[in-house]
Formats: sequence, C1' cells, structure tokens
RNA sequence: CCUACGAAACGGCAAAACGUCGGUGACGGCGUGACGCAAAGCUUCCGGUCCACGUGCGCUCAUCUUGGGCGCCAUGGGGAUAGCGGGGUUGCCGAU
Repeated sequence: CCUACGAAACGGCAAAACGUCGGUGACGGCGUGACGCAAAGCUUCCGGUCCACGUGCGCUCAUCUUGGGCGCCAUGGGGAUAGCGGGGUUGCCGAU
C1' cells in the first nucleotide's frame, strides 16, 4: 500500500412518532427523537415495491350521438424509494 474480515477505539449516520414547510401523490427538506446501521456516504445502471397520468381491457350508469364512474387487471413512458436487494464509486480504524 492492497484485499478479506469486523474484536477494540475515535467518532459518524438517524427508523418510527411528533411539529413544520413543499408536492396531486409516492415521498422529500428542517427541528425534536433513536429503531437500528461497518458504508444507513454518494450514485436509479439491473431487479423489486410504491405514486400519479395516458391507452387498452373488465364491470357499471346514461344513451339519438357524444360521454360519466369504478378497477392499476395489462401496457407506455414519467416520478418515488439508496434504511428492499444487486451493481458502480469514495471512505475511518486495525484485534486478525
């Protein structure tokens, strides 16, 4: 110095909940607060989950025509989640 590993030490981050602000929403910012985390630092490249919208489909209402409502069931792209996994990348310490 590199890799594995995670005893110890210095520290670090911050779940839920509550308050407040933003957002249609998933969710995010700030404060309080700690469930936990050896990357719970960063990053949507892959998969998952979630949100809204378009289209199709199913059911239903109305019906001369045009249309309305419900269902993410399928699909399209958009968004969210990095504390759902995987990948990429950076990094503290040193029992081993």